c-di-GMP-I riboswitch aptamer from Candidatus Accumulibacter sp. UBA704, 87 nucleotides, folded computationally. Taxonomically the source falls in Candidatus Accumulibacter (Bacteria, Pseudomonadati, Pseudomonadota, Betaproteobacteria). The model forms 95% of the base pairs in the Rfam consensus.

RNA sequence: UCUGAAACAGGGCAAACCCGUCGAAAGACGGCGACGCAAAGUCACCGGCCUAAAGUCAUCUGAGGCAAAGGCAGCGGGACUACCAGA
Repeated sequence: UCUGAAACAGGGCAAACCCGUCGAAAGACGGCGACGCAAAGUCACCGGCCUAAAGUCAUCUGAGGCAAAGGCAGCGGGACUACCAGA
């Protein structure tokens, strides 16, 4: 550096539901709990997706369109780092 997740050692993470906190929301964090994961470790750089607050546009005053500087790393790519085994 590449390959693998069969085995070995230490083991690791934790989807959904429910509860609490924060948040406009998406969602995050903590608890509980395991659907899964060999990078489900870190980073929003590229694509994608979610939300739509500020703002803005329009308005029949009912509410609506656009909008990321908010998110998703457990959507894909990329970057960095890492356990075991093999080459």